[in-house]
This is a predicted complex of two RNAs, RNase P RNA and transfer RNA, with 458 nucleotides together. Rfam match: Bacterial RNase P class A. The family's RNA type in Rfam is ribozyme.

């Protein structure tokens, strides 16, 4: 100095007009109700406050609240390498394996394919207790012989070292054997199992011994193992007030019931399912919580202990914008200064740009989008001291 | 809020691990007629919504993501 590579920051300030919801106060030649005190409504004014890193998708996981309890089986659904973090996860941390990168650093739905069952099109001679097409060898019939053999398209047999197909052909390299060949036999090497030692908490590493020659892929095919999971969701649900009209069917001492199939026990008289009617108005649930920030401690870390300081959307299912001015960013043009040029730079002029995307019961992840800036770690190459 | 199903040719649908993805219907061009139609005859149909992954191999299985349409309270 140019490339990569991983994390962070951050979502513009201040001032001015107009405009929007909530809630507190005040008001009004309106208005509804009234026990006449007042209460609501609807408008005006003033006051405070008023989105997000993802509020979004609704993929996961938890508080919460109802389902009478929420035990055991059973389906069904998720996970899956060890260890650790959490309220919990399918999140997050850190190592381990095996895969990409020259490295930093990245990526893995990462148990089990010697439990069984199934698939693999086409091509190929075979596709999973392997397989003779070609080619190699070995014997016949048969041809030829210079009688020493030499061919042998055809038959009979061997044979997996070599060639063809394929995504994938059942270890590999030497050598021994053999008529030609093979783990047939031996030797090194991979690779698999069972011991055994060392180190680590473990996953797993390394290092030694026997073993039989070698166990193919596919589990995001069924499945087997192991773990964890009752079900619905704030329109949950509870409490006023108000209005209406029942009627029919199941079960009713056995079993209704938010997977409810099966089994225990508690529990106790209703309970459920359709038609029909009224009603759709208030209040609670409701927002200070596994909250955020910062110092210090413990841990590599995720992340927990204390300490002190912040937290004023909470709605009918509906607001939180619009527009002018300055400053700050960045981008185009011009100009000015340095320079030979490339360029660099500015108290300088003019234009123009700000994304995604919007809270409704709350939280912790995840994934998704997202203009333009700005900082840092770290690895490779270059040059120069 | 809590769930479902679909996206495949120009249109309506098949295809659910296997290589060139199909049918009706419409469209191109020929025959046939004076011309059309109808009728034969031959033909192209296409990112399988996207994007990653599993697998020798994806329309199919898995994950994301977009688009559309449906139920319930």
């Nucleotide at each position: 100095u140019g490339g990569g590579u991983c994390g962070g920051u951050g979502a513009g300030a201040c001032g001015g007009u107009c405009g929007c919801g909530u809630c507190a106060c005040g008001g009004u030649g309106c208005u509804g109700c009234u026990u006449c005190g007042g209460c609501g409504g609807a408008c005006c004014g003033u006051g405070c406050c008023g989105a997000g890193g993802a509020a979004c998708g609704u993929c996961c996981g938890g508080g919460c609240u109802c389902c009478g309890c929420a035990g055991g089986g059973g389906a069904g659904a998720a996970c899956g390498g060890u260890g650790g973090g959490u309220a919990a996860c399918a999140c997050c941390c850190a190592c381990c394996c095996g895969g990409g990168g020259c490295a930093a650093c990245c990526c893995g739905c990462g148990a089990g394919a010697a439990a069984g069952u199934g698939c693999a099109a086409c091509a190929g001679a075979g596709a999973g207790u392997a397989g003779a097409c070609c080619g190699c060898c070995c014997g016949c019939a048969c041809g030829g012989u210079u009688c020493g053999c030499c061919g042998g398209a055809g038959c009979g047999g061997g044979u997996a070292a070599g060639g063809c197909u394929g995504a994938a052909a059942g270890g590999g390299u030497g050598g021994u054997g053999u008529a030609a060949g093979a783990g047939a036999c031996c030797a090194c090497c991979g690779g698999c199992g069972c011991c055994c030692g060392u180190g680590g908490c473990g996953a797993c590493a390394c290092g030694g011994g026997c073993g039989g020659c070698c166990a193919g892929g596919u589990a995001a095919a069924c499945c087997u193992c192991g773990u964890u999971c009752g079900g619905a969701g704030c329109a949950a649900g509870g409490c006023c007030a108000g209005a209406c009209a029942g009627a029919g069917g199941a079960u009713g001492a056995c079993g209704a019931c938010g997977c409810g199939c099966c089994c225990c026990g508690c529990c106790g008289a209703g309970u459920c399912c359709u038609c029909g009617g009224g009603u759709a108005g208030g209040c609670c649930g409701c927002u200070a919580g596994a909250g955020g920030g910062u110092g210090c401690c413990g841990g590599c870390a995720a992340c927990g202990g204390c300490g002190c300081c912040c937290c004023g959307a909470g709605a009918g299912a509906g607001a939180u914008g619009a527009c002018c001015g300055u400053c700050a960013c960045c981008c185009c043009g011009g100009g000015g200064u340095c320079g030979a040029g490339a360029g660099a730079u500015c108290a300088c002029c003019g234009g123009g740009g700000g994304a995604c995307a919007g809270a409704a019961c709350c939280c912790g992840g995840c994934g998704u989008a997202u203009g333009a800036u700005c900082c840092g770690g770290c690895c490779c190459a270059u040059u120069c001291c | 809020g809590c769930c479902c199903u679909g996206g495949u040719a120009g249109c309506u649908c098949a295809g659910u691990g296997g290589a060139u993805a199909g049918a009706g219907c419409a469209c191109u061009u020929c025959u046939c007629u004076c011309c059309u139609a109808a009728a034969g005859a031959a033909g192209g149909u296409g990112u399988c919504g996207g994007a990653g992954g599993u697998u020798c191999g994806a329309u199919u299985c898995c994950u994301c993501u977009c688009c559309a349409g449906g139920g319930c309270a």